[in-house]
RNA sequence: AUGUUAUCAAGAAAGGUGGAGGGAAUAGACCCUGUGAAACCUUAGCAACCCUUUAGUAAUAAAGAAGGUGCUAAAUUCUACCUAAAAAAGCGAUUCAUUUAUCGUGGAUUUGGAUAGAUAACUC
Numbered sequence: 001a002u003g004u005u006a007u008c009a010a011g012a013a014a015g016g017u018g019g020a021g022g023g024a025a026u027a028g029a030c031c032c033u034g035u036g037a038a039a040c041c042u043u044a045g046c047a048a049c050c051c052u053u054u055a056g057u058a059a060u061a062a063a064g065a066a067g068g069u070g071c072u073a074a075a076u077u078c079u080a081c082c083u084a085a086a087a088a089a090g091c092g093a094u095u096c097a098u099u100u101a102u103c104g105u106g107g108a109u110u111u112g113g114a115u116a117g118a119u120a121a122c123u124c
Base pairs, nucleotide, nucleotide: 003122004121005120006119007118008117013043014042015041016040017039021032022031023030026080027079028078029077044072045071046070049068050067051064052063053062054061055060076116081113082112084110085109090105091104092103093102094101
C1' cells in the first nucleotide's frame, strides 16, 4: 500500500516516564483531560480473528487460551447521503363562515441501507 471476506450497541485498568492536548479525517454537537491529554514502557485483564483439541465427508458446532494480532470512556461518542414511517409548531390549498374539518408541506424521532473508518484473515 491494492483487493476480497467477516465483525463493529457485549467485554476488559493499574503503575512508571511524559507535560497539553485528545475522542480517524471535514463541519456541527457533545464529551474526556493539571484529580494529568497524546505518545512510549511494564504488569494485569478482555475477547476469540488466526490458532489448539474434539465431533463431522463437509458446512459447521463445542471446548480451550500456549503462541501471532487486536482491544481495555461514551454505539465506530452522535449527526451529515439515500430509502421508509412519523409527533408538534409554522406555512399553503379547499370547505365552512369564525373556527371546525380534510389534504399538502413541514420533520422531533425511529427502521433499513450507502459512504468513510477500525480490526482480523487471505491477497497484490
Molecule: SAM riboswitch aptamer (S box leader)
Organism: Pontimicrobium aquaticum